[in-house]
Context: one part of a larger RNA
RNA sequence: GAACGAACGCUGGCGGCGUGGAUAAGACAUGCAAGUGGUACGCUGGCUGUCGGGUAGCAAUAUUCGGCAGUCGGAGUCGCGUUAUGGUGCGUAACACGUGGGUAAUCUACCGCGAAGACUGGAAUAACUUGCUGAAAGGCGAGCUAACACCGGAUGUGAAUGUCGAGGGACAUCCUUUGACGUUCAAAGUCGGGGACCGUAAGGCCUGAUACUUUGCGAUGAACCCGCGGCCUAUCAGCUAGUUGGUGAGGUAACGGCCCACCAAGGCUUAGACGGGUAGCUGGUCUGAGAGGACGACCAGCCACACUGGAACUGAGACACGGUCCAGACACCUACGGGUGGCAGCAGUCGAGAACUUUUCACAAUGGGCGCAAGCCUGAUGGAGCGACGCCGCGUGGGGGAUGAAUGGCUUCGGCCCGUAAACCCCUGUCAUUCGCGAUCAAACCCGGACUCCUAACACGAGUACGGCUGAUAGUAGCGGAAGAGGAAGGGACGGCUAACUCUGUGCCAGCAGCCGCGGUAAUACAGAGGUCCCAAGCGUUGUUC
Numbered sequence: 001g002a003a004c005g006a007a008c009g010c011u012g013g014c015g016g017c018g019u020g021g022a023u024a025a026g027a028c029a030u031g032c033a034a035g036u037g038g039u040a041c042g043c044u045g046g047c048u049g050u051c052g053g054g055u056a057g058c059a060a061u062a063u064u065c066g067g068c069a070g071u072c073g074g075a076g077u078c079g080c081g082u083u084a085u086g087g088u089g090c091g092u093a094a095c096a097c098g099u100g101g102g103u104a105a106u107c108u109a110c111c112g113c114g115a116a117g118a119c120u121g122g123a124a125u126a127a128c129u130u131g132c133u134g135a136a137a138g139g140c141g142a143g144c145u146a147a148c149a150c151c152g153g154a155u156g157u158g159a160a161u162g163u164c165g166a167g168g169g170a171c172a173u174c175c176u177u178u179g180a181c182g183u184u185c186a187a188a189g190u191c192g193g194g195g196a197c198c199g200u201a202a203g204g205c206c207u208g209a210u211a212c213u214u215u216g217c218g219a220u221g222a223a224c225c226c227g228c229g230g231c232c233u234a235u236c237a238g239c240u241a242g243u244u245g246g247u248g249a250g251g252u253a254a255c256g257g258c259c260c261a262c263c264a265a266g267g268c269u270u271a272g273a274c275g276g277g278u279a280g281c282u283g284g285u286c287u288g289a290g291a292g293g294a295c296g297a298c299c300a301g302c303c304a305c306a307c308u309g310g311a312a313c314u315g316a317g318a319c320a321c322g323g324u325c326c327a328g329a330c331a332c333c334u335a336c337g338g339g340u341g342g343c344a345g346c347a348g349u350c351g352a353g354a355a356c357u358u359u360u361c362a363c364a365a366u367g368g369g370c371g372c373a374a375g376c377c378u379g380a381u382g383g384a385g386c387g388a389c390g391c392c393g394c395g396u397g398g399g400g401g402a403u404g405a406a407u408g409g410c411u412u413c414g415g416c417c418c419g420u421a422a423a424c425c426c427c428u429g430u431c432a433u434u435c436g437c438g439a440u441c442a443a444a445c446c447c448g449g450a451c452u453c454c455u456a457a458c459a460c461g462a463g464u465a466c467g468g469c470u471g472a473u474a475g476u477a478g479c480g481g482a483a484g485a486g487g488a489a490g491g492g493a494c495g496g497c498u499a500a501c502u503c504u505g506u507g508c509c510a511g512c513a514g515c516c517g518c519g520g521u522a523a524u525a526c527a528g529a530g531g532u533c534c535c536a537a538g539c540g541u542u543g544u545u546c
Stems, first nucleotide, its partner, number of pairs: 001546004006542005013394006019387002026350003030347003035080003040077002043074014087305003097229007106222002111218007119153004128143006158185012189210006197204002231277003238268003243265006250258001280302004284295004307328005330341004358384001360383003366380001367378004397427004408417003431487001433482005446468003450464004490535005495516003501530005511518002
């Protein structure tokens, strides 16, 4: 000199863009952060319409019960999602990360392209009704019911597997194409539309969309293995029994001591094994002419973790932050028998700390989940709020004005400085103030009619152009009008390094100080004042890095 997620002191006008728990991975009140689908299913409540039955009545009608349709809800079964997004950096010196390869050792829900198929039966169960029990959380039984939930049988394009062949390829185990014969393995509906034909009707039948089953390829994501690279320490020199290898069996999506039985005695190491300390890694950031050095906030990629430790279940995917089980610590409820909880999500509280924000608005946009869709959910995200924490921009006025006014300071008492500075005159109108107008971010989805295509069809569906709907930020940005210099300057320094000097007070005292050093009666070095210098909505100090 530069830099910072900074803090402290003094001061503080406006805006834009960023950024803000670095310490206690300490403990957490409260609210929200993952749901959705009725075009999978039964039940149930309200409202509307319609149909039917009962009761009262001669009737109009009143009332009650039930069915169907529509609509708004409720809990439940089922499907998909909850494994993403978001947070933190405890652990980890490791194939964790980076980079380059390998898998002839692998998996991949949703998505795209292709092939084939979706036949026929059955038994349950939640919800519901009801009984018992418990303070509660809840639990146990009896009875009924549905499905794309569950389970048989059939079919087998195909796949898996076994035996026997043929061709091609290669990197040891092998891979690939193909043939024959065995064995095993599937499935589900829902919603639209309709001319002929069958049927009393429902419907069959035809057709479209979506969902389902088996399978090939792709895409995406993941898993495993290897070469190389990146901290300190020898005041750590030897380390290792599942240890190193083999055979067999198990296990996995898959290779493998991954696990197990048996056998052999190996394996690593001064090119630093083993131990100890520290640490998430990277793209990058800061500095520097560079080489380097230091760091890894924000943003992006990967990894690890979710009160602490352990375990598996479900699933395409987890050994799962807002799932389950066990143990522990802590906290809460309790009728003392027993239960409940996990902010390192967003806000917020306490604590410790030099120190780090609102218990805000919206799903309008982007993205995600579910859904045919309408839509619902989304503290992701988009915005606003707070903080000079940082960077950048703007302003605090401009021109004229000498009787060089007054105060103040210095003085050699002549004067000099502050100083065109002020007053005064003439202007301007940025920002702030006030009044009016007023956005971009929005185009889709969807709705409406029109046209084209598909088609037996003027249905359904697909497409095209046109019109319409949707804004949290926000009455904000911006634009225009009005008024008036009116509302807006400080901090540090002045002995040398280092730009900037005098007076008064003090008297080795009080004090200053980054280094050298100042202060003991004329202190440009302390304190105050005037003046000057530097930077400026900041200026200094402290800390850290180069």
RNAcentral holds the full RNA, with entries from SILVA. The part of an RNA shown here (small-subunit ribosomal RNA, 5' domain) has 546 nucleotides and comes from a metagenome.